[in-house]
Molecule: small-subunit ribosomal RNA
Organism: uncultured bacterium
RNA sequence: GAAUCACGCUGGCGGCGUGCCUAACACAUGCAAGUCGAACGCGAAAGGGGAGCAAUCCCUGAGUAGAGUGGCAAACGGGUGAGUAACACGUGGGUGACCUGCCUUCGAGUGGGGGAUAACGUCCCGAAAGGGACGCUAAUACCGCAUGACAUCCUGCUCUUGGACGAGCGGAGAUCAAAGCCGGGGAUCGCAAGACCUGGCGCUUGGAGAGGGGCCCGCGUCUGAUUAGCUAGUUGGUGAGGUAAUGGCUCACCAAGGCGACGAUCGGUAGCCGGCCUGAGAGGGCGGACGGCCACACUGGGACUGAGACACGGCCCAGACUCCUACGGGAGGCAGCAGCCAGGAAUCUUGGGCAAUGGGCGAAAGCCUGACCCAGCAACACCGUGUGGGCGAUGAAGGCCUUCGGGUCGUAAAGCCCCGUUGAUAGGGACGAAGGGCGAAGGGUUAAUAGCCCCUAGCCUGACGGUACCUUUCGAGGAAGCCCCGGCUAACUACGUGCCAGCAGCCGCGGUAAUACGUAGGGGGCGAGCGUUGUCCGGAAUUAUUGGGCGUAAAGAGCGUGUAGGCGGUUCGGUAAGUCUGCCGUGAAAACCUGAGGCUCAACCUCGGGCGUGCGGUGGAUACUGCCGGGCUAGAGGACGGUAGAGGCGAGUGGAAUUCCCGGUGUAGCGGUGAAAUGCGCAGAUAUCGGGAGGAACACCAGUAGCGAAGGCGGCUCGCUGGGCCGUUCCUGACGCUGAGACGCGAAAGCUAGGGGAGCGAACAGGAUUAGAUACCCUGGUAGUCCUAGCCGUAAACGAUGGACACUAGGUGUGGGGGGAGUCGAAUCCCUCUGUGCCGCAGUUAACGCGUUAAGUGUCCCGCCUGGGGAGUACGGCCGCAAGGCUAAAACUCAAAAGAAUUGACGGGGGCCCGCACAAGCAGCGGAGCAUGUUCUUUAAUUCGAUGCAACGCGAAGAACCUUACCUGGACUUGACAUGGUGCUGCAAGCGCACGGAAACGUGUGACCUUCGAGGGUGCACCACAGAUGCUGCAUGGCUGUCGUCAGCUCGUGUCGUGAGAUGUUGGGUUAAGUCCCGCAACGAGCGCAACCCCUGUGGCGUGUUGCCAUCAUUAAGUUGGGGACUCACGCCAGACUGCCGGUGACAAACCGGAGGAAGGUGGGGAUGAGGUCAAGUCAUCAUGGCUCUUACGUCCAGGGCUAGAAACGUGCUACAAUGGCUGAUACAAAGGGUUGCAAGACCGCAAGGUGGAGCGAAUCUCAUCAAAGUCAGUCUAAGUUCGGAUCGCAGUCUGCAACUCGACUGCGUGAAGGCGGAGUUGCUAGUAAUCGCGGAUCAGCAUGCCGCGGUGAUACGUUCCCGGCCUUGUACACAC
Repeated sequence: GAAUCACGCUGGCGGCGUGCCUAACACAUGCAAGUCGAACGCGAAAGGGGAGCAAUCCCUGAGUAGAGUGGCAAACGGGUGAGUAACACGUGGGUGACCUGCCUUCGAGUGGGGGAUAACGUCCCGAAAGGGACGCUAAUACCGCAUGACAUCCUGCUCUUGGACGAGCGGAGAUCAAAGCCGGGGAUCGCAAGACCUGGCGCUUGGAGAGGGGCCCGCGUCUGAUUAGCUAGUUGGUGAGGUAAUGGCUCACCAAGGCGACGAUCGGUAGCCGGCCUGAGAGGGCGGACGGCCACACUGGGACUGAGACACGGCCCAGACUCCUACGGGAGGCAGCAGCCAGGAAUCUUGGGCAAUGGGCGAAAGCCUGACCCAGCAACACCGUGUGGGCGAUGAAGGCCUUCGGGUCGUAAAGCCCCGUUGAUAGGGACGAAGGGCGAAGGGUUAAUAGCCCCUAGCCUGACGGUACCUUUCGAGGAAGCCCCGGCUAACUACGUGCCAGCAGCCGCGGUAAUACGUAGGGGGCGAGCGUUGUCCGGAAUUAUUGGGCGUAAAGAGCGUGUAGGCGGUUCGGUAAGUCUGCCGUGAAAACCUGAGGCUCAACCUCGGGCGUGCGGUGGAUACUGCCGGGCUAGAGGACGGUAGAGGCGAGUGGAAUUCCCGGUGUAGCGGUGAAAUGCGCAGAUAUCGGGAGGAACACCAGUAGCGAAGGCGGCUCGCUGGGCCGUUCCUGACGCUGAGACGCGAAAGCUAGGGGAGCGAACAGGAUUAGAUACCCUGGUAGUCCUAGCCGUAAACGAUGGACACUAGGUGUGGGGGGAGUCGAAUCCCUCUGUGCCGCAGUUAACGCGUUAAGUGUCCCGCCUGGGGAGUACGGCCGCAAGGCUAAAACUCAAAAGAAUUGACGGGGGCCCGCACAAGCAGCGGAGCAUGUUCUUUAAUUCGAUGCAACGCGAAGAACCUUACCUGGACUUGACAUGGUGCUGCAAGCGCACGGAAACGUGUGACCUUCGAGGGUGCACCACAGAUGCUGCAUGGCUGUCGUCAGCUCGUGUCGUGAGAUGUUGGGUUAAGUCCCGCAACGAGCGCAACCCCUGUGGCGUGUUGCCAUCAUUAAGUUGGGGACUCACGCCAGACUGCCGGUGACAAACCGGAGGAAGGUGGGGAUGAGGUCAAGUCAUCAUGGCUCUUACGUCCAGGGCUAGAAACGUGCUACAAUGGCUGAUACAAAGGGUUGCAAGACCGCAAGGUGGAGCGAAUCUCAUCAAAGUCAGUCUAAGUUCGGAUCGCAGUCUGCAACUCGACUGCGUGAAGGCGGAGUUGCUAGUAAUCGCGGAUCAGCAUGCCGCGGUGAUACGUUCCCGGCCUUGUACACAC
């Protein structure tokens, strides 16, 4: 896009068309085929009139109705598509093998007789349907007779033809006809009828025609080969029968044929066509309506009648079914029109009319006609039309959204002014009708003013239908929905929901911010429709003729020989089949295209033209193809001469090695593995020497060397044998290429039979390995491997690349042959033919790659492919001894499967390199006690977060109250806090006092402002709102951790690639470094690295107070005078740059060594953290979207909890002691803090501390004394101790409102575990680890934590391995091992 559609929602009108696709299922009822009295004989009744008392009769109805005889029609028209794969259909021919009623035309004839019969009457049988007997009767019914050829049969001649049964002209004989009816006339004849004349209709027999049909033939016409053979009237002949006619159509006899891979036979499906839908076309699908043909009429069979049937509304028989029945017997056939049941997703009225068109009968009037014309139902399709138009901004109300400003629905509505399609109402009112019928007058025929024929005026005829159409009136009044809005695909927001409910054509949406679900608002599309399901074509070049492919995506048969077939070199002649062309016929109509025309337009309809690609006939052309004939040699083959080779088959033969046997020597092991064990060996192995047996395979040569069609072929010799290559150019003369079937060959394994069997070695056994180990490893070992004969017929049978021929740049190896140059001969060089490799141009390819050995460019032939799985499977067939092979599906299922390349990531892949990564060390942790954090548990609560590294002395640089977020209880509600509005506010709040209370708070009370208009401030009430450490770190910002201070991460332009992307950034060196140098299709640049900044190490200069003191004075004391030298402090400079020298390196970068220097190769330390990763962490710092709470999830208060405790883990402290503890003495820091503060001297206390307060906002005073370790001296002596200090008791100190839960410290007493810590694991490379003390932040008080400071002061062969970077490789990974 389409439709004979169906379903859902919705539905104003008209026109035009269409409407059982399923059960060719079964059917009630009505209708659908009759007509003719001008062929014939009969012949009512009701009703009306009359007579009669009545029965009844008469007239009329009426020669009507009616049936019957007879004729014609009924074979058409209408329906359906079951069957049929067929001369059924289409197309073109043939009929010299035929028929044809009615019709047209042209001839001839129509004479004379006969016997019946239905109807009817009477009687009988039967329930009915129906039947019987007897009797009467007519005809255009039936039957003889006559006549008869131009008919038929027989026969002669001529013509046509391939052929005579044809045509024409003859001849003799034989055979066969008929029917009458209706008008008119009246001269003549007749008693009459009538004869007779005339007109019409009919009848008989012929010829011709038109139209219709039968039969035959060429071509075309679905699918399956998992249907390959079929056939006995079968194929042909002769004769006969039969038919309208040919013919095995039928029969008798004879022959043995006929059909088939160009698909017979069999199975499945199907009415065929014009055409219809789709498509650019070629095609593909379909065959409903309309038209042509065929077939069928309940199912099957049969004939009769007839011009025509084997007959839809005829007959007979059989069957199934239905109905009636008195049970004896009968009747029926909607696939005619309506209608009913059933089936189904689904398909209409039991309508009107013969007015038109057409048909049957009739002379006609006319009758019949469910053909047909109309109407009805159905949005089923197509077409037209309406549901209003104009103006109208406070952009109304309302809805929705909102950043709260507004936006949008939206000129939309309202409102004002109009029109009047359609609708309703009222009036008018068709076309379709005509050549029809009747028909004065007129004309023709005729003897005729009858009759008959022609014709004018006039009259009659409409189902639809009072319809179309026209007009009047009314009046915006009655008339809009459906689908969609994530992408494809036009159209977006809100709410609800929360992997639920649901959506979905494909991809896919939904797990709390859903443009995808549902609803709403808005929008998009179409519109009396809109969506959906199924179907067909298209897109699909996705079966490829037009127009595809097969190295790796699906796809080249394992290889050859060759049949049919397909294709085929060069030249001449002929032919004209293919091919091309002119003309003729046909190709129905409708449809389609086109030009006109008719309905107001259109759909629809009418007329003309075109088209109809086809088939047939005829004339011509001859290039190409074919066919026939004659040549040629370039293809192919042969001859001759050479030549290389693991080509094949058979026979023989050789040496090395393994094993076994015999003998010698010889002794304890051998063997085997990662390590072992099983195994072998003292009965003598292994090792070694000599001899022997047997089987199999042939080292070196050996080579991207050779040969073969492929499989494949390897010691040597002989025999037989195939093919190739080179040279000569002698011969044949297209003999060629390919090759469906077919036939042959065909590795290994396997099978059958018989041999053989050394080594190896499935199965098997044992030993190891392992969680296991039916494996990998080891020791053994049977089939097998070998030979002969025969099967099997498959392989990653691979170049994953069929064969042949031709053409298209080269370079370089190598095998074989020939030629030339060269040489004594070689070597070497050049040319050429033929093999076999590598690289590569053009070209090609999706890329990889291929590239004269094509995967390039062409021709020919064969094979094969059509998404993945199912499956190379099942079934069937063929083959095989078997194993199995060949051929080869479907159901079902998936939204992919696959190729090549790219970037990453990964690897028990490779290379390079670095890092406390390992190693080497030191000190620890893991064991103990305690501190602290965490888990778990408990609890009213034990608030919350952090969870591998990278949570766990973390947020917390300090929870007794507070903090505090948790729990219990008591209170408040515009609130503890912010802003705005309205009203009120002087016994207002606040403050003081009193009472209650645990407090918060509540209640009461007192004093008291101001320039008094009101305002400010305060409070109260109310409204907006506040508030939330409530949720979501997976909605976020910001900040942070981590890889990692690792050396990386990128960009612009250019270049390469179809592209992803690559290059740069790789490579050679070098570095701590993508640091630098060199090279390079790259050239540059950015973020990182480094440097710039701070501290520290050296020196100089400046300044010297509160710092310092060498010299001079002075003191108890740098205390003071003084000094600026030194230290130190604070500033400013200098210095280090591979700068210099030597070596190495590439003349580079750089590295190594050295000099100088306080410092040497980034001097040491810090700050500084690229692009990214982990949905890493944080909504509880803060900020913030959304959600939630609002007399509470907010706020205040008291008390409690965060401090619990069976257990587990992390991080620390103190120890376990003698490198130590204790006591005494004694030396040396740095960096900091201090006014709600640090606090000296002095005094008190054993001590914590107290009293007290000088000094100091600090280089001055103070914390702060004696820093500690250290040093000196003493003591302890290996012990649970003079180690260790937990725990507990008592007594205190300090801070604080308050130390009970729950602070720190002091003194006395107590004195636990613990004797250096399992598996494992952490930190550290120099002033580092370790060890020692000091200070600070937080802080009222409270560090073993944290952040700082100095003192003392060690060890590293090195990069194999474990964990993190660069290059490369593989990948079926990409949430990336």